[in-house]
């Protein structure tokens, strides 16, 4: 100096939950709070979750029903980076 890795300080983030703002919602800011975090620092690229909107869908059957499902499939759209993959930085140094 690099890469692993997290042990001490030093400093840093900030969940639940409450105030106030915004938003139709998910939630986001900021004040208090502290549950955790060594990337909980930054990016919605891939998957997972939520959310409001739009909106029947699968099958059987073979021309007009019948079954299942609608807190559904399908669309776009949005939220979550403290759900996880990835991408991009970066403090310390006991090993």
């Nucleotide at each position: 100096u690099a890469a692993c890795c997290g042990a001490a300080a030093a400093g840093g983030c900030a969940a639940a939950c409450u105030c106030g703002u915004c938003g139709c919602a998910a939630g986001a800011c900021g004040g208090g709070g502290g549950c955790g975090c060594a990337a909980a620092g930054c990016c919605a690229c891939g998957g997972g979750a939520c959310c409001a909107c739009u909106g029947g869908a699968a099958u059987a059957c073979c021309u007009a029903u019948g079954u299942u499902c609608a807190a559904a499939a399908a669309g776009a759209g949005g939220u979550u980076a403290g759900c996880c993959g990835g991408g991009c930085u970066g403090c310390c140094g006991a090993g």
A computed fold for a 95-nucleotide RNA from a bacterium, annotated as c-di-GMP-I riboswitch aptamer. Of the family's consensus pairs, 95% are formed in the model. The sequence was found by an Rfam model in a public genome assembly.